[in-house]
RNA sequence: GACCGGGCCCUGCGCAGCCGUUCCCUGUGAACCCCGUCAGGUCCGGAAGGAAGCAGCGGUAAGCAGUCAGUUCGGUGUGCCGCAGUUUAGUCGGGUCUGA
Numbered sequence: 001g002a003c004c005g006g007g008c009c010c011u012g013c014g015c016a017g018c019c020g021u022u023c024c025c026u027g028u029g030a031a032c033c034c035c036g037u038c039a040g041g042u043c044c045g046g047a048a049g050g051a052a053g054c055a056g057c058g059g060u061a062a063g064c065a066g067u068c069a070g071u072u073c074g075g076u077g078u079g080c081c082g083c084a085g086u087u088u089a090g091u092c093g094g095g096u097c098u099g100a
Base pairs, nucleotide, nucleotide: 001097002096003095004094006092007091008090010085011084012083013082014081015079016078017076018075019074020073023070025066026065027064028063034059035058036057037056042051043050044049
């Protein structure tokens, strides 16, 4: 000096972490314009009975809040974890050959 492969580095993919987000779960949540049940009272009826239905109670919608685990989607040098690639782009050492 040349060649070869290797580590770091670079790139891509994957995985994990972190952040946000969707779903699930729980809670809350409608004076009336949601549902059910409708005390009292009201109405119809001679009566038997029936009708509508306020408050209350229960259940929910939209919405809001919450946390352990999972889940959807997205972002991210956090990892340098796995696989692959690239050109000498840089660096480190290894092997072979040749020359001084």

This is a predicted structure of a 100-nucleotide RNA (Bacterial small signal recognition particle RNA) from an Armatimonadota bacterium. The sequence was found by an Rfam model in a public genome assembly. Taxonomically the source falls in Armatimonadota (Bacteria, Bacillati). Of the family's consensus pairs, 96% are formed in the model. Its mean pLDDT, the model's own confidence on a scale to 100, is 76. Its Rfam family is "Bacterial small signal recognition particle RNA". A reference for the family is Rosenblad et al. (2003), "SRPDB: Signal Recognition Particle Database", Nucleic Acids Res.